[in-house]
Context: one part of a larger RNA
RNA sequence: UUGGGCCUAAAGCAUCCGUAGCCGGUUGUCUAAGUCUUCGGUUAAAUCUAUGCGCUUAACGUAUAGGCCGCCGAGGAUACUGGACAGCUAGGGAGUGGGAGAGGUACACGGUACUCAAUAGGAAGGGGUAAAAUCCUUUGAUCUAUUGAUGACCACCUGUGGCGAAGGCGGUGUACCAGAACACGUUCGACGGUGAGGGAUGAAAGCUGGGGGAGCAAACCGGAUUAGAUACCCGGGUAGUCCCAGCUGUAAACGAUGCAGACUCGGUGAUGGGUUGGCUUUGAGCCAACCCAGUGCCGCAGGGAAGCCGUUAAGUCUGCCGCCUGGGGAGUACGGUCGCAAGACUGAAACUU
Repeated sequence: UUGGGCCUAAAGCAUCCGUAGCCGGUUGUCUAAGUCUUCGGUUAAAUCUAUGCGCUUAACGUAUAGGCCGCCGAGGAUACUGGACAGCUAGGGAGUGGGAGAGGUACACGGUACUCAAUAGGAAGGGGUAAAAUCCUUUGAUCUAUUGAUGACCACCUGUGGCGAAGGCGGUGUACCAGAACACGUUCGACGGUGAGGGAUGAAAGCUGGGGGAGCAAACCGGAUUAGAUACCCGGGUAGUCCCAGCUGUAAACGAUGCAGACUCGGUGAUGGGUUGGCUUUGAGCCAACCCAGUGCCGCAGGGAAGCCGUUAAGUCUGCCGCCUGGGGAGUACGGUCGCAAGACUGAAACUU
């Protein structure tokens, strides 16, 4: 509980697809359900309003007329909404064209470094720290060179650059798949928006089975520090991190800002595409102006409690969905659904303040 709100005070679902529902461009004709209007019926009495009358007045009582909220039927109107039919092209889809991109999947190949191993050289330390020690080392370490092996990663380029619905995506090449922008105006002709339920995707950690394991590293073991040190620092080190198949379904999953559409001064960057003009070494080149799309910064009006937002709105409006209602108890208990489990989703109350 409403004529209020949801960036930061409580509050935008992690993201998308989509069922029902709700909402819906433009023109004409018909219809007349909603809507408007006229008439009739009904709407018990009391109550309500007006006038009169009766109790001395009033409250009260009573008479007459009216009103009230609807409902039903008949006639009429047709702007808007709905329905039917026929059109249109500005929304939306399909198509074509040349480009952009760490978009996805699979396969192949490469690179430096680390570690380990072998061989050769070499000879007493190395490592680590604020300082040390644990630790490694004459069974030859550290260091140098060559060769080999394994796993992970992908420096520079790299850019408030790009792509993706979000999570996210970065060595190179190939194949396959998908999306967006721009241009054309060929084609369909409102096919659209949102979206309760529902479905799909969803970092890291975690779980199950199988592989793999170089480095790093929860747990754990030592060395220090310290009053103590279950830590910070140091030496080790197992799960894990990697791959395949399946599960989990959560994050400060953030722009802490739902999606779609319309309108509302500008300035300045960089990205993709286009048009026109100029320059040209004729290069997929450079420069300028303009248009479209996404991406940053600043800023007018306006908004805001302020910070700030400001054509990428938190401005002005519209449609649809989700959510909030003092703090704690508590995202707990119980029940239910899902999960192998961990747990997730749904989600109170007593009591307290």
The part of an RNA shown here (small-subunit ribosomal RNA, central domain) has 353 nucleotides and comes from uncultured crenarchaeote. The full RNA is in RNAcentral, with records from Greengenes. Taxonomically the source falls in Thermoproteota (Archaea, Thermoproteati). Rfam family: Archaeal small subunit ribosomal RNA. Clan: SSU clan. Its mean pLDDT, the model's own confidence on a scale to 100, is 87.